Predicted 3D model of a 372-nucleotide RNA (Bacterial RNase P class A) from Candidatus Muproteobacteria bacterium RIFCSPLOWO2_01_FULL_60_18. Lineage of the source: Bacteria > Pseudomonadati > Pseudomonadota > Candidatus Muproteobacteria. Rfam family: Bacterial RNase P class A. It is annotated as a ribozyme. Rfam links the family to the GO terms ribonuclease P activity, tRNA processing and dimeric ribonuclease P complex. Its mean pLDDT, the model's own confidence on a scale to 100, is 77. The gene name in the source record is rnpB.
[in-house]
RNA sequence: GGAGUUGGCCAGACAGCCGCUGCCCGCCCACGUUCGCGUGGCCGGGUGGAGGAAAGUCCGGGCUCCGCAGGGCAGGGUGCCAGGUAACACCUGGGCGGCGCGAGCCGAUGGAAAGCGCCACAGAAAAUAUACCGCCUAAGUCUUCCUGAUUCAUUUCAGGUGACCGGUAAGGGUGAAAUGGUGCGGUAAGAGCGCACCGCGCGGGUGGCAACAUCCCGUGGCAGGGCAAGCCCCACCCGGAGUAAGGCCAAAUAGGGGAACGAUAGUGCUGCCCGCACUGUUCCCGGGUAGGCCGCAUGAGGCGCUUGGCGACAGGCGUCCCAGAUGAAUGGCUGUCCACGACAGAACCCGGCUUACCGGCCAACUCCUUUU
Numbered sequence: 001g002g003a004g005u006u007g008g009c010c011a012g013a014c015a016g017c018c019g020c021u022g023c024c025c026g027c028c029c030a031c032g033u034u035c036g037c038g039u040g041g042c043c044g045g046g047u048g049g050a051g052g053a054a055a056g057u058c059c060g061g062g063c064u065c066c067g068c069a070g071g072g073c074a075g076g077g078u079g080c081c082a083g084g085u086a087a088c089a090c091c092u093g094g095g096c097g098g099c100g101c102g103a104g105c106c107g108a109u110g111g112a113a114a115g116c117g118c119c120a121c122a123g124a125a126a127a128u129a130u131a132c133c134g135c136c137u138a139a140g141u142c143u144u145c146c147u148g149a150u151u152c153a154u155u156u157c158a159g160g161u162g163a164c165c166g167g168u169a170a171g172g173g174u175g176a177a178a179u180g181g182u183g184c185g186g187u188a189a190g191a192g193c194g195c196a197c198c199g200c201g202c203g204g205g206u207g208g209c210a211a212c213a214u215c216c217c218g219u220g221g222c223a224g225g226g227c228a229a230g231c232c233c234c235a236c237c238c239g240g241a242g243u244a245a246g247g248c249c250a251a252a253u254a255g256g257g258g259a260a261c262g263a264u265a266g267u268g269c270u271g272c273c274c275g276c277a278c279u280g281u282u283c284c285c286g287g288g289u290a291g292g293c294c295g296c297a298u299g300a301g302g303c304g305c306u307u308g309g310c311g312a313c314a315g316g317c318g319u320c321c322c323a324g325a326u327g328a329a330u331g332g333c334u335g336u337c338c339a340c341g342a343c344a345g346a347a348c349c350c351g352g353c354u355u356a357c358c359g360g361c362c363a364a365c366u367c368c369u370u371u372u
């Protein structure tokens, strides 16, 4: 100098003017008042005012209401190990496997001798293995033909050859995948059939909290290939609904409940009597609607220092208060400058993940090249 990897940070800047909105202070006005003040309105001043993702609403939790003795079944979720956390499907560290020269990156990564199921095409065969080509003819049966011996005789015998029955899983061929690999022995031909080495399984030891590792020891000829993101098994976790949750204050009108008063009037059961019910006025009570208030931002909070830890993170000390609307604010204009400005807008809150994104900065590390 070039090419990269990981982690973190910023998200046009400055000034002026005019607006919007939360809170605070002051003047004035109105209403209420227990005379302290409270509520509302106008005006003026001060101060705060979107994000790293506010997004998707995919996980986890707080909060609220409803449900709930406890246990089990069903259903859903998670899935190597250890740790972190309020919790998680997140994060940190490690193991194993894969990719990269490397820094590093990626992985739903428990169980396939519990059981069921599936494995296209091709292929003999896709799982209790099997046998298309090929190889073999030792054992068994038969025999055209050939050779030799033999007989009165193509009669009999032996060998070869051929067929059947059979052996084999080395070699070929198929496939994503075919029942360990190489060599020697062995055999009719072959085969872990035997042996050596490599690989693998199991048991023990050793190291590690564990996943796991092992260059240690012993043992087994060696096991039944894959898919669990098909069912399933095992271990662990899980009640439902969401701030329009939920709580408080509370008109007018209509309706409900209770008490008192009054006429003993009207109507109904009933033609009559008794009885019962309904209809009136006043007061009280409770539910609901409009409307208003709370929930609503002091929080698993930010920043700095420090202690413990490889780290995620945790403890201690100090310091700061940092949007809170409900038709719902954060905008517009002008000027200057530059590298010319991306994705995008809070709505109960928080921790994550995922997705979108113009560019720039910082730190650590890796590889290549050059110079000293």
Stems, first nucleotide, its partner, number of pairs: 001368010012337007020049007028041005051343001055354002058352005063242004075238005080094005095109001096107004110233002115231002117227003132172002134168003140164003145160005180198006199222001200220005205214003246294004256285006265279005301320008338341001